Predicted 3D model of an 87-nucleotide RNA (c-di-GMP-I-GGC riboswitch aptamer) from a Clostridia bacterium. It was read from a public genome assembly, where an Rfam model found it.

[in-house]
RNA sequence: UCUGAAAAAGGCAAACUUGCCGAAAGGUAGGGACGCAAAACCACAGGUCUAAGGCAUUCAGAUACUAUGACGGCUGGGUUGCCAAUU
Numbered sequence: 001u002c003u004g005a006a007a008a009a010g011g012c013a014a015a016c017u018u019g020c021c022g023a024a025a026g027g028u029a030g031g032g033a034c035g036c037a038a039a040a041c042c043a044c045a046g047g048u049c050u051a052a053g054g055c056a057u058u059c060a061g062a063u064a065c066u067a068u069g070a071c072g073g074c075u076g077g078g079u080u081g082c083c084a085a086u087u
Stems, first nucleotide, its partner, number of pairs: 003084002011036002016031006034073001040079003044076003047071003053066002056063002
């Protein structure tokens, strides 16, 4: 440097659930473990979700579009990093 068998020390925590925040997506703290060697950090590229506000149509109800809102446990990229058979 590459790689991720077995193991040790530890770490994180899906679904679900309770409180709080949010228009929503979602976030956060507790409980809880499906999994994870970067499931640590960064919205840079793609992707996905939402539509308060804006805008268009409409008598109205409502509907379409739209990120400036989100998701890093969707895929790349960047930064850092524990352990170890092997090369």